[in-house]
Molecule: transfer RNA
Organism: Chloroflexota bacterium
RNA sequence: GGGCAUGUGGCGGAACUGGCAGACGCGCAGGACUUAGGAUCCUGUGCCGGCGACGGCGUGUGGGUUCGAGCCCCACCAUGCCCA
Numbered sequence: 001g002g003g004c005a006u007g008u009g010g011c012g013g014a015a016c017u018g019g020c021a022g023a024c025g026c027g028c029a030g031g032a033c034u035u036a037g038g039a040u041c042c043u044g045u046g047c048c049g050g051c052g053a054c055g056g057c058g059u060g061u062g063g064g065u066u067c068g069a070g071c072c073c074c075a076c077c078a079u080g081c082c083c084a
Base pairs, nucleotide, nucleotide: 001083002082003081004080005079006078007077010026011025012024019067027045028044029043030042031041032040046057047056048055049054060076061075062074063073064072
């Protein structure tokens, strides 16, 4: 230098043919149970604004296509593998 693969919450990891982003699990917070803990069960858990109802933003970065993009297209970045 060329080619291929991957990139989504704190972590692992889903998302079908482009149509509610983050299911499910772990972790964490609160509660129940317990003398106390563990285990188990219940509820919650992306960010910003707002007293609140709600609104806006968010899939490595920046653009594009589309009524609509994690998914399609282009460029770039990072990591891994292969070739030279």